[in-house]
Context: one part of a larger RNA
Molecule: large-subunit ribosomal RNA, domain IV
Organism: Acetobacteraceae bacterium
Formats: sequence, C1' cells, structure tokens
RNA sequence: CCUCUGUUAAGGAACUCGGCAAAAUGACCCCGUACCUUCGGAAGAAGGGGUGCCUUAGUAGCGGCCCAAGCUUUGCUUGGGGAGCGAGGAGGUUGCAAAAGAGAGGCUCAACCGACUGUUUACCAAAAACAUAGGUCUCUGCGAACGCGAAAGCGGAAGUAUAGGGGCUGACUCCUGCCCAGUGCCGGAAGGUUAAGAGGAGCUGUGCAAGCGGCAAAUCGAAGCCCCGGUGAACGGCGGCCGUAACUAUAACGGUCCUAAGGUAGCGAAAUUCCUUGUCGGGUAAGUUCCGACCCGCACGAAAGGAGUAACGAGUUGAGCGCUGUCUCGACAGAGGACUCG
Repeated sequence: CCUCUGUUAAGGAACUCGGCAAAAUGACCCCGUACCUUCGGAAGAAGGGGUGCCUUAGUAGCGGCCCAAGCUUUGCUUGGGGAGCGAGGAGGUUGCAAAAGAGAGGCUCAACCGACUGUUUACCAAAAACAUAGGUCUCUGCGAACGCGAAAGCGGAAGUAUAGGGGCUGACUCCUGCCCAGUGCCGGAAGGUUAAGAGGAGCUGUGCAAGCGGCAAAUCGAAGCCCCGGUGAACGGCGGCCGUAACUAUAACGGUCCUAAGGUAGCGAAAUUCCUUGUCGGGUAAGUUCCGACCCGCACGAAAGGAGUAACGAGUUGAGCGCUGUCUCGACAGAGGACUCG
C1' cells in the first nucleotide's frame, strides 16, 4: 500500500451524475391511523406506548380424564372431583448493564411511464420493451378459413360463428372529430380495352384439276384494367396570404387563393419545445433539474388511440424527515495479502 471487517469527537449529504455505499428501521402485544378510492383497498399508513424480576398467586380462568343424575342415548346437558396449563390487571423492586446470541420493514410528499400478477436480451440492458384480460376490424358454413407437406395426409379440432384464424389497440372511467381525391379492400356490371381460341374477306405455294398447304382483315372471345359506387378501430391526410374594434395591443369579423378535407374534444416548453435556463408562480440563502400555470404546439392529438385514474413497480424524476466515515478529514483497531529475508 491492497482486500475484508469494526469503532470514531463536532458537524450531518457540505460527497457525488445520483445518498452509490454504509448507517438507520426491524420481533411480539396494545393504542392510533390522513389524502384518495374502482369501496376491495390505501394500511404494518403515519405516529405513539409496553416487554426483566418479586408479590397478589400456582390465584382467576381453561381443563384430558373420572364420578353422579337427567334426557331428545354412536351422544348431549347439569352437578361434583381433578392430572395438566396458567394469566390480565394492580402493587413493588435492583444495578453501569433486566445475560449472551440470532433473525426480522426506513418513512413521507409530488410528478412521469406502464393498469395489475406475469415475460425478456442464457454471459454488459428486467425496462417505459413483450404479454395480458378487455375493445374493435376482418376472414371462415365445415373436406372451414389458415398452417405444414411433392402428395397422401396432419394440425386447426375429436372444435362448429358464445367457434377458429389474422391485424390493430391494451384494465377501468370519459371519449374517439373532419377527409373516400390517391392507394388498398368490398360491391357493381351497361360501355371501353383485352389473350388463347373461334372466324374467315383477301393474298399466296403446289397441282391439269379435285384437292392439300401457308399468311391473314372484319367479326365473336374471360378475368383484369378503365369505369360506377361504398369503405378510416383500412394505408393514410387533416392549409396559405391580406385587412379589420374610439390609446395601444389583439382580432370575435371580412376578403382572397388553394384543397379530398383543412386538426374537433382533450392535452400542451411535454419521455414530444429548436430558439430555451421561454415567461410567471412554488419550493432553496442560492434551483439548466422538479412542481403549478401560460400557449408563441420549430415538429401533441384522438385504438401506430386522446385525456384521466385507485391499486401495483428491484421502473424514471424531484422534495423532505430519520440516519449515517459519502463528505469536512482524517484517525485507530482486527484478520488476510502484497513486500523483504529464510
């Protein structure tokens, strides 16, 4: 010097990205317990008090079992006895210490995300990711759709639309706006286009001819596409400029251009805000974080769901109480190493 461990005056997070680590809390009994809430919870909320020994006292009480009586008689009730167990409460009491030793929640407030229990990167990520009940769309009438397979066949399912497959969303509460122009899907079938094929005007080879061949125009030919409609919890999308009110400012209002339609409710410097440490308020002596507001949303927004939400979380962020060697700032001790010699 290193590792592990113990103690530490005064202070008590001043440490640090961050209380990381450590300290602290801790059992049982009693008292007591808020906001909020889906009435279950929250809750061990929080916060207090008690715990030895002696006496009352082997007392009160309980009581296997035994005896007796009665009855509604595998038993029950009442009375008596009793092995065993054995307080609560009250009073008292000693020292420095009611032995040693082990195990056993720190708590509170606020915000974000995800409802929850669960699942995951075997060996750097456990999460806000995945899943989840629930919601919704869509396909599927059974030899189902769909999946595997060359097929037979198998799964689906020894199921049958209250079933099964696929997509999205993700408890619950309140809700889920506008656009069908493009793309997709569904429906339609009059017309247009259109392949093989049908058709065969016409041209032509050969042959004396009959005939046998070749090329081939009209015309008739499906689905599809064009076309006509529908459809957003389908892929997706949801404007610009100018002017205007008797201070100023702002613009309920007007004009104009464009669009398929121009973002509704709610939320908003947000896990989204560049400018930005926006501005105001709160908390601090002091706060790029945090909380509450504002709205100028660079670039929120409604099942790639919007906004809330009790409970839950080895999740994320901020604050406080308690507590401490994290620190001011070090020190000492124990054990084992490193190192030197052998």